[in-house]
Predicted 3D model of a 1669-nucleotide part of an RNA (large-subunit ribosomal RNA, half A) from Chryseolinea lacunae.
Context: one part of a larger RNA
RNA sequence: GGCGUAUGGGGAAUGCCUAGGCUCUCAGAGGCGAAGAAGGACGUGAUAAGCUGCGAAAAGCUACGGGGAAGCGCAAAUAGCUAUUGAUCCGUAGAUGUCCGAAUGGGGCAACCCGGCGUGUUGAAGACACGUCACUGUAGCAAUACAGAGCAAACCCAGGGAACUGAAACAUCUAAGUACCUGGAGGAGAAGAAAACAAUCGAGUGAUUGCGCAAGUAGUGGCGAGCGAACGCGUAAGAGCCCAAACCUAAUUAGUUACGGCUAGUUAGGGGUUAUAGGACCACAUAAUUGAAUUAACAUGAAGUUGAACCGGGUGGGAAACCGGGCCAUAGAGGGUGAUAGCCCCUUAAGCGUAAGAUGUUAAGGAGAGGUGGUAUCCUGAGUAGGGCGGGGUCGGAGACGCCCCGUUUGAAUUUGCCAGCACCAUCUGGUAAGGCUAAAUACUCCUGAGAGACCGAUAGUGAACCAGUACUGUGAAGGAAAGGUGAAAAGUACUCCGAAUAGGAGGGUGAAAUAGAACCUGAAACCAUACGCUUACAAGCGGUCGGAGCUGAGAGAUUCAGUGACGGCGUGCCUUUUGCAUAAUGAGCCUACGAGUUACUGUCACUGGCGAGGUUAAGCGGCUUAAGCUGCGCAGCCGGAGCGAAAGCGAGUCUGAAUAGGGCGCAUAGUCAGUGGGAGUAGACGCGAAACUUUGUGAUCUACCCUUGGUCAGGAUGAAGUUCCGGUAACACGGGAUGGAGGUCCGAACUAGUAAACGUUGAAAAGUUUUUGGAUGAACUGAGGGUAGGGGUGAAAGGCUAAUCAAACUGAGAAAUAGCUCGUACUCCCCGAAAUGCUUUUAGGAGCAGUGUGGAGGUUGAGUUUGUUACAGGUAGAGCUACCAAUAGGACUAGGGGGAGUCACAUCCUACCAAAUCCUGAUGAACUCCGAAUGGUAACAAAUAUACUCUGCAAUGAGGGCAUGGGUGCUAAGGUCCGUGUCCGAGAGGGAAAGAACCCAGACCUGCAGCUAAGGUCCCAAAAUCUACACUAAGUUGAACUAAGGCGGUUCAGUUGCUUAGACAGCCAGGAUGUUUGCUUGGAAGCAGCAAUUCAUUUAAAGAGUGCGUAACAGCUCACUGGUCGAGCGACAGAGCAUCGAUAAUAAUCGGGCAUCAAGUGUAGUACCGAAGCUCAGGAUUGUACAGCGAUGUACAGUGGUAGGGGAGCAUUCUAACAACGGCGAAGUCGUCUGGUAAUGGACGGUGGAGUGGUUAGAAAAGCAAAUGUAGGCAUAAGUAACGAUAAGGCAGGCGAGAAACCUGCCCACCGAUAGACUAAGGGUUCCGCGGCAAUGCUAAUCAUCCGCGGGUAAGUCGGGACCUAAGGUAUAGCCGAAAGGCGAAGCUGAUGGCCAAUGGGUUAAUAUUCCCAUACUAGCAUAUUGAGCGAUGGAGAGAAGGAGGAGUGACAAUUCCGCGCCCUGACGAAAUAGGGCGUUAAAAGACGUAGGUAUAGGGUUGGUAGGCAAAUCCGCCGACCUUGCUGAAAUCCAAUAGUACGAGGAGGCUUCGGCUGAAUUGAUAGAGAAUGUAAGCAGACUUCCGAGAAAAUCUUCUAAGCAUAUUGAUAUGGUACCCGUACCGCAAACCGACACAGGUAGUCAAGGAGAGAAUCCUGAGGUGCUC
Repeated sequence: GGCGUAUGGGGAAUGCCUAGGCUCUCAGAGGCGAAGAAGGACGUGAUAAGCUGCGAAAAGCUACGGGGAAGCGCAAAUAGCUAUUGAUCCGUAGAUGUCCGAAUGGGGCAACCCGGCGUGUUGAAGACACGUCACUGUAGCAAUACAGAGCAAACCCAGGGAACUGAAACAUCUAAGUACCUGGAGGAGAAGAAAACAAUCGAGUGAUUGCGCAAGUAGUGGCGAGCGAACGCGUAAGAGCCCAAACCUAAUUAGUUACGGCUAGUUAGGGGUUAUAGGACCACAUAAUUGAAUUAACAUGAAGUUGAACCGGGUGGGAAACCGGGCCAUAGAGGGUGAUAGCCCCUUAAGCGUAAGAUGUUAAGGAGAGGUGGUAUCCUGAGUAGGGCGGGGUCGGAGACGCCCCGUUUGAAUUUGCCAGCACCAUCUGGUAAGGCUAAAUACUCCUGAGAGACCGAUAGUGAACCAGUACUGUGAAGGAAAGGUGAAAAGUACUCCGAAUAGGAGGGUGAAAUAGAACCUGAAACCAUACGCUUACAAGCGGUCGGAGCUGAGAGAUUCAGUGACGGCGUGCCUUUUGCAUAAUGAGCCUACGAGUUACUGUCACUGGCGAGGUUAAGCGGCUUAAGCUGCGCAGCCGGAGCGAAAGCGAGUCUGAAUAGGGCGCAUAGUCAGUGGGAGUAGACGCGAAACUUUGUGAUCUACCCUUGGUCAGGAUGAAGUUCCGGUAACACGGGAUGGAGGUCCGAACUAGUAAACGUUGAAAAGUUUUUGGAUGAACUGAGGGUAGGGGUGAAAGGCUAAUCAAACUGAGAAAUAGCUCGUACUCCCCGAAAUGCUUUUAGGAGCAGUGUGGAGGUUGAGUUUGUUACAGGUAGAGCUACCAAUAGGACUAGGGGGAGUCACAUCCUACCAAAUCCUGAUGAACUCCGAAUGGUAACAAAUAUACUCUGCAAUGAGGGCAUGGGUGCUAAGGUCCGUGUCCGAGAGGGAAAGAACCCAGACCUGCAGCUAAGGUCCCAAAAUCUACACUAAGUUGAACUAAGGCGGUUCAGUUGCUUAGACAGCCAGGAUGUUUGCUUGGAAGCAGCAAUUCAUUUAAAGAGUGCGUAACAGCUCACUGGUCGAGCGACAGAGCAUCGAUAAUAAUCGGGCAUCAAGUGUAGUACCGAAGCUCAGGAUUGUACAGCGAUGUACAGUGGUAGGGGAGCAUUCUAACAACGGCGAAGUCGUCUGGUAAUGGACGGUGGAGUGGUUAGAAAAGCAAAUGUAGGCAUAAGUAACGAUAAGGCAGGCGAGAAACCUGCCCACCGAUAGACUAAGGGUUCCGCGGCAAUGCUAAUCAUCCGCGGGUAAGUCGGGACCUAAGGUAUAGCCGAAAGGCGAAGCUGAUGGCCAAUGGGUUAAUAUUCCCAUACUAGCAUAUUGAGCGAUGGAGAGAAGGAGGAGUGACAAUUCCGCGCCCUGACGAAAUAGGGCGUUAAAAGACGUAGGUAUAGGGUUGGUAGGCAAAUCCGCCGACCUUGCUGAAAUCCAAUAGUACGAGGAGGCUUCGGCUGAAUUGAUAGAGAAUGUAAGCAGACUUCCGAGAAAAUCUUCUAAGCAUAUUGAUAUGGUACCCGUACCGCAAACCGACACAGGUAGUCAAGGAGAGAAUCCUGAGGUGCUC
């Protein structure tokens, strides 16, 4: 380490529970709001953070009613109160009700700020209290009155109105008038009392709305996808009315008049309301009937009240269970009580009671309505109906298109009229438009009450059972969790001990139980431990399985059981997808829970049931009841009962047709209504998954550009124009010097950018760091406030940026878009069992039909299959070609042609040239055939067998692959590709081939320690022959992947043919000569560079004008050939077997290995054996058929591999019903052991557990998980590994403490020092200070903290903001525009980043200070006093009021130096002097003074004129005259200031961590109002210069208008008044923005010393740090 057992930890599944949900039913209610809503903010308690309640009258106040003993909410405890003089509590009605919000006096960044008027506190200013003050509409002359506004779930009407999607593409169409936006209304809304239907043979109906039918019909429709009525019938409910006009009257206006009136208009009243026309008008009647508001009575109706009946026993912690004996019931619904209660409690049935209001009934009431006849005249809805053009609605998509509506353009009639009845016309019928109102039946549920559930039970059910729309995320719109359980009762552990401990634990106590101890019921698994038994350190593994030694334990024993498992055999996970996966193809770290074919409607098929030539109700209505039920009625309608035809039509027939023919479709087969199941369609339709499209909104705190208003840029360099001087020119020009200070100039910090490299890459950082680099007075950078918004913006343009997102942002919705695509899809057994082919397809990885599978039914002259016999068709393989066609080599022969010859022409001749036909020889062909099989096919007959076929339900498949073979293609390549045939794999296990999908053998129902074989094997691994016989191989060839051309005197065999005792072959000895150096060639060529040839001749035993080597050429050495020696065989050729070379790949090699040589190789022949899930034997299971049996069952025969797929039978889970049961003497769950069943699974026993749960038979389903890069939670692994966030650095001593590297103190050391110091804006929001603490937070520890707990802390007339002003912008009145929402917009208001505006010094706290205190000032109102005066504005005028750059002057503060002075220290005996050193030597606002400087086209004064300044003006402007020097303005100085303070010395005393801290008396009544250097504040809004020409308003000054002049106002003095908000702390950062205590980012101000041009850089000061391992 492994396995096992036991005990724990961890974790939170399971079981049980429910406080909360979900879905409904029946009632109610259907709104709230200017009398201030919904929703909030802030408060409110003795103590009080949250929730709840409430509102300064604040967990409450008043009255009435109820009720009757305790109460002060959740929520304990303490203190304190209330209550029988009736509290708390419940009901009803009141009171109070801060601030925001429609928000409404004005404003605004919601919960804040600022006002006017009236009254009051009083007393002027100031402050405060109460009341009141918005806008719009209507009415009104007005005062004024009334109404509106906003919020809220769905339902309703209206104005606008998508897209995805479907059509397998897409445009008409669809989705859909849906989603969504907007306006409006109500408890409902809308519609609604016919210019309606219908019918046309004749009738009929009588507003609207809903439901059931009609009907998926008529229709419509790229006649595609789809869309889809109405009439009429049944039923619910029912209800009808009012104006305009004619006519009359009155008032009023106008016209007219003969002055009597008449006419017209307007207003009001009467009248009147329709088609069989009615009304006015005329005449006559006045009767019957109907009936609204309102009032009264009664009933219902709040809190509430009465409300029957039980005891005992044992068990137990506890009784309601059990046992025994009773009782009630108009009450046995339900809940609670220590387990399961009719009789214990709350309730329940049934009674009783009652305020307001509402509803109903009855009665009263009486607004109003209402008759008949006559018909001359009048009235009866006009820019209307209708027409043209263009749209929309309807079932109707422009169609033959009626009807209705809209826009536009035209445009009637008047009862003898007009409209409609699906073009149009006639007749007929129905109706009476162009005005209006109208209940019920219908739709919905934010809300209230009462109930229900074969709904959920904490990953479920709402997102939310719990303080949830919370925490948290996001700028925002918006998104959005997790989290239940002690116990009957807190009886929630007194006390002791361990420990630093209030951590945690051990005892002890409570309790039935504490392994119920608050991290609390049960307490599974992953995972982590501990103890014991066996086992493990030569061992190679999908970890199991089969066999099995030893050891251990149990047992009385057993051929027993349990644990372990040395050693051996065999053995490449699961899923998915595939032709094919151990695959190195997909998916899963592990465990637990959750997780996918459902539901509705409509067809279809099967089964079951009812009725049956019939079957059946729907909506609705009634009855009963324990009320989502049961039952009856309801025949509207539907299906069937007759078909055929385009139809008229005919009809068991009919159509076609001339037909009586033929043919087609029918008749001669029963349906229908339910239930269940299979499958289909329409719906999201098995689950998860897009990229996208559309619509409404949200975003410019990032970034792009723009607008307004502010700010920033060390230092150095260069030296344009201009000016001036000199030279120069006739004059210019031009040159030089100086001055000058230009520039998208140069160098270079801050700042800004991001060039290169490295690092970083699970970072310090979701873009940085380091070094380096570009720009750095400009098209520069930057702050604050604003603007532009998604097919839009912005863009010096990169498709860049638009909140870490951009070739179209983000959020919600349409929406479960669609997905011919991928993935996943959950228990068992049994039977059968495919396909990867054909045709078509915008089709090829998808479909439709066919083929192949399966379940059911059916009947037949057995139609299928196999074999045999007989007969038949055929043109393949082969073969053949003087048998055709085509092609074809050689030859012969020979037309024709070419070439040559022939003295011209002709003839003729030759031809190794081309060549037809013919002949000979040879020979080819898928698209040649004189021929021509086998196999296969067809028919008949016979035999065997058991299929085949038809109908119907349900599929899957339509990617195939290997091998063999016939072909095509390709290279007679491919593990290639395409067909045919067969087979196997696919979907097939077993044996063999080492290993291997398909090769060989062989088709697995289960069991057996039985037997025989196949392929293949038999030396060992490893079952079986070291078998028998004969050969071959020497190469480890070979021993089962494969190897060529070619080479070879390897060897064996069988041949052919030579030489050889007349001596072969090989070896050895010897010769190998001469003409001649043959000739030619050549520099030379002599056998041997080359050419030529009679390669000749001679001598010989033999010897080439030479086979090689060699030389410059010769020479030389050899060979052929010959002789000798030796003594028997020696060669050549072609063939066969086995070997050999050729031979070359990637981890040492290897036939699978060892290894094997007369074999364990190869060949031939043979015998035996082994060998599989094959066959046999024995037992068992199951299916089909047959037989027997009533059945149970038995027998026989044949089966039982299996993917997609079809069919059958079961197991388990949850709930329901009925019946019968179990349970505190112990249910479910959970942990084990044993056991039954073929399986899913069942049972028993024991432990735990502590309250529910099984069985049987039916029913209903949120009904079974290993996988979906599944969802959630938990736990592993890597791993005690990486890392611990700037490499500025720590060390020592002491302290507190349980504990110190980090805390505190001290001493050293180190770092920053244009920042790592100080101030301040934004932002944050208590982080500030003190005390206490250390669980968590802090990347370690912590005694420390920016952490936790408690307490404390922010003080303003002058600082900042408001009570002042205006810019961009916003808002908005008048006004303009727009379907609605809304958009624009003078004035006004709002809005700082700008304008305006009054305080300084010192002291003080743990924490605040220009705020408190001390001192000294200033500002604005008011009162009083004195004194003066034309005062007066929302009007006029001036001022306010402006850019960039540049240089110069003056000049404080700070700083440095020098001198003086004060104090102290040093110079080692002491003192003095002197020398040196250190520190110090300070001083505000205000007031006074008015200098330097600046200004001269300047400033001021007086005065004349004046047409402009919207009126006026004494003001301004303009035109003049005269006079004057003002105006502005630092600094210095005086005062403030006897600031006697700061500071120095001093050191009593106290404290102390021993370092120090604190500190009285005393003393200096201390010491400079020095100089220089130099300056970026100020002077200064100055000056010079340039071109791009550089805010507004208030305040201020002045002028007048109205008005006032008993007022108003200026100055001085005194007195009094002076509001609201901010103020702590961080603020280049550990407190802001970056998820973090993050190397990043963040506007402005101050800016010391040495060196230096410098804010560069280095070192230092003040001050701050050492960066939390």

The coordinates come from a structure-prediction model, not an experiment, and the mean pLDDT is 81. Rfam family: Bacterial large subunit ribosomal RNA.